[in-house]
């Protein structure tokens, strides 16, 4: 030099006049992003019920650390795929127990279809066939087919038994905070994928249009469901039982309700109506403002401490806040990049734009720049 | 802004726990049946399952990202 792997930064700037959003004592200060994006995950924060639990549901799951918290992040382990490599991608809690596995095939997990082997029998005597049995070493199907390679052994096979190798388990040792390596020494103990199951750990809900408060305004008219029981003192409580309701499905807790009146049947009771309570639709009114809403798990700068993620001292700093929505236009320079007729002309100059705040993840992004590392070539 | 449902044949809609060739009705073509025409019989066409990666032997169906269409909330 060229092709590539990771990893990290920035992502136009400067000037003038005009405008337009806040702040505040105003010739002044501030005014988009690394993703403001998607709303995938966590959390602040607000209300819901004043108290919630369990458990059902849902959700993560190799290991150790980080954090306010996570499905994120750091550093590492094992396997498998891709890569000449440098790397990258995906997967990993457990395994008593139980299902499931289309088509195809004999069987998809108590494996005999073709095959090979034995035994009788029968035709015959090369061998063909009939009954009964043996066998997983060969064919075929499949996405998977009962560890592999070789002797040995057999009537003819087979971990049947042996050497080797892999993988599984046990029990000891060594390392390592741990997933885990290594290493010995026993066991023939040997298909795969999923999923149900069990074991930890975490989760009520809703979402700033949450809510709080001023103003202005109306109608409590109607509708469905459910209660209107019971015992104690003693006329007002209380009581636990029973019935309703409210944090959605069940169980426990806990709050809050459960005074009555008039009739008809008829003395206990029972049905039916109104009114009350509770809850839940459904109408109607406002369509203005202020808060909440910008000091915060906050930035910056140096030290320490860790491999890092991050944490801790220290010194500074205050860095956007709209409400149909403010952050823009005009000129001119300047820096990139492309084309060209090369002291010039032209054209470009990403993605994209706050809406309660944060920590991430994921997706979009012209280019430019910096670090470690890998293959291949050519020169010294 | 926040929240939640959905995209399958030309239209409207099945496909429930992944499994052999995605179906209905209605609409299109051809033919039969009439003197024609409706109607009814009869066969047939027509589909990258909104797009793109994974997961698995196998993906309309399971999951991640994208993209559109609808709806509920002061």
């Nucleotide at each position: 030099g060229c092709a590539g792997c990771a990893g990290a930064u920035c992502g136009u700037u400067c000037u003038a006049c005009c405008g337009c959003c806040u702040a505040u004592u105003a010739u002044u200060g501030g005014g988009a992003g690394g993703a403001a994006a998607g709303u995938c995950c966590g959390g602040g924060c607000a209300c819901u019920g004043a108290a919630g639990a369990g458990u059902a549901c849902c959700a993560a799951a190799c290991u150790u650390c980080c954090u306010a918290a996570c499905a994120g992040g750091a550093a590492g382990g094992u396997a498998u795929u891709c890569g000449c490599a440098a790397g990258a991608a995906u997967a990993c809690a457990g395994u008593a127990g139980c299902g499931u596995a289309a088509c195809a095939g004999a069987a998809a997990a108590u494996a005999a279809c073709c095959g090979c082997c034995c035994u009788a029998g029968g035709c015959u005597u090369a061998g063909c066939u009939u009954a009964g049995g043996g066998u997983a070493a060969g064919g075929g199907u499949g996405a998977a087919a009962a560890g592999g390679u070789g002797g040995g052994g057999u009537a003819a096979g087979a971990g049947c038994c042996c050497a080797c190798c892999g993988g599984u388990u046990a029990u000891u040792c060594u390392g390592g905070u741990g997933a885990c390596a290594g290493a010995a020494u026993g066991a023939g103990c040997c298909g795969u994928a999923c999923g149900c199951c069990u074991u930890u750990u975490g989760g009520g809900g809703u979402g700033c249009a949450a809510g709080a408060c001023c103003a202005u305004g109306u109608a409590c008219a109607u509708c469905g469901u459910a209660a209107u029981u019971a015992c104690c003192u003693u006329u007002a409580g209380g009581u636990u039982a029973c019935g309703g309701g409210g944090c959605u499905g069940c169980u426990c807790g806990u709050c809050c309700c459960g005074a009555u009146u008039u009739u008809g049947c008829c003395u206990a009771g029972c049905a039916a109506a109104a009114g009350u309570u509770a809850c839940g639709a459904g109408g109607g009114g406002u369509a203005g403002g202020u808060c909440g809403c910008a000091u915060g798990a906050g930035c910056u700068u140096u030290c320490u401490g860790g491999c890092a993620a991050c944490a801790g001292a220290u010194a500074g700093c205050c860095u956007a806040g709209a409400u149909a929505a403010a952050u823009g236009g005009u000129a001119g320079a300047a820096g990139c990049c492309a084309u060209u007729c090369u002291u010039u002309a032209u054209g470009g100059u990403a993605c994209a734009g706050a809406a309660c705040c944060c920590g991430g993840c994921u997706u979009a992004u012209a280019g430019a720049u910096c670090u470690g590392c890998u293959g291949c070539u050519u020169u010294u | 802004g926040g929240c939640g449902a959905g995209g399958u044949a030309g239209c409207u809609c099945a496909g429930c726990u992944g499994g052999u060739u995605a179906g209905a009705g209605c609409g299109c073509g051809u033919g039969a049946u009439u003197c024609a025409u409706a109607a009814u019989c009869a066969c047939g066409a027509g589909g990258u399952c909104g797009g793109g990666c994974g997961u698995u032997c196998a993906a309309g169906u399971c999951g991640c990202c994208c993209u559109c269409u609808c709806g509920c909330u002061a």